Overview: SAM-I/IV (S-adenosyl methionine) riboswitch aptamer from uncultured Halioglobus sp., 85 nucleotides, folded computationally. It matches the Rfam family "SAM-I/IV (S-adenosyl methionine) riboswitch aptamer". A reference for the family is Weinberg et al. (2008), "The aptamer core of SAM-IV riboswitches mimics the ligand-binding site of SAM-I riboswitches", RNA. The prediction has a mean pLDDT of 76.
[in-house]
RNA sequence: GCAUUAAGAAGGGCAUAGCCCGCCAACCUGCCGACCUGGGCAAGGUGGUUUCCGAACUGGAGAUGCGGCCGAUAAGGCAACCAAU
Numbered sequence: 001g002c003a004u005u006a007a008g009a010a011g012g013g014c015a016u017a018g019c020c021c022g023c024c025a026a027c028c029u030g031c032c033g034a035c036c037u038g039g040g041c042a043a044g045g046u047g048g049u050u051u052c053c054g055a056a057c058u059g060g061a062g063a064u065g066c067g068g069c070c071g072a073u074a075a076g077g078c079a080a081c082c083a084a085u
Base pairs, nucleotide, nucleotide: 001066002065003064004063005062011021012020013019014018022049023048024047027045028044029043030041031040032039051061052060053059068078069077070076
């Protein structure tokens, strides 16, 4: 800087500023489909599991995302499903 902040979710455990399992969700990557501004799949990376202010919103704050790993920040390389179809 751009996008979202609509909807959704289920809780459980532990040694409790947190972590783990579960659940929800297509923001990035990936796979698939479609062939056009837009779809499907929770596999890889994140995030969420119901924040605050305001009388109110097409508001503000705050928050999240705009892949991960190795390599040195480079060149270059590595992994990504049993899902969907």